[in-house]
Parts: sequence; structure tokens; C1' cells
RNA sequence: CACCAAGGGGAGCCCCGACAGGGGGCUGAGAAACUGCCACGGCUGGGAAAUCAGACAGCGCAGUGACCCGUUGAACCUGAUCCAGUUCAUACUGGCGUAGGGAGGGUGCAAA
Repeated sequence: CACCAAGGGGAGCCCCGACAGGGGGCUGAGAAACUGCCACGGCUGGGAAAUCAGACAGCGCAGUGACCCGUUGAACCUGAUCCAGUUCAUACUGGCGUAGGGAGGGUGCAAA
């Protein structure tokens, strides 16, 4: 320096809307593609009602995938609903930041 791998990690912003787990757009490597489960809501059916059954099933949870990182660690988390510039906003740039955390095995090549 390259590769492999245990493992680690995130999923935002804007608009429309008949307000429904509806639709469209943006940035980004990635903004949840697939599977399972379930609350609530809506739907269908039964019932006088309480409520029961059924299908669908997420902006929820879990697993897998993709992507990124993998200690030479700003991948990612905290501070942070942070500060300045910029933007409709996120993104982006700078600061914070020699801050506090963060996954710590192996192989090959080169040089000494």
C1' cells in the first nucleotide's frame, strides 16, 4: 500500500393532498429493496350496541440485502433543537474539533 474478514453504522429535507401507512421532487455512496410480526387507523362483513371476524398492512419493530466504515478509525454517535455562511429546507462550506465516544483479526506485496 492492496485485499479479505469478525464487527460497526445511517436512513434526512421540501412540496401537493381527496388526509390515505396517498402522490411528486431534492441532496447523497446509501434516504428501507425483500421477508416476518404487531398496535392503531381506514376498508369489507356480522351485530341494536359493546364489539367480533377477515383481507390489506407502516413514517413501528426484528432479520436479510444494498451502501459506507472497519483503529492510518469525522463511517457513525454525543455536545446539538449548537454557531457563522449558503439554501424554501435538508444537503453543502467553515467552526465546534488536538473535544468526548466509536468496530481493534488475518493475508499478500514493497522498502529498510
Predicted 3D model of a 112-nucleotide RNA (TPP riboswitch aptamer (THI element)) from Thalassospira profundimaris. The organism belongs to Thalassospira, within Bacteria.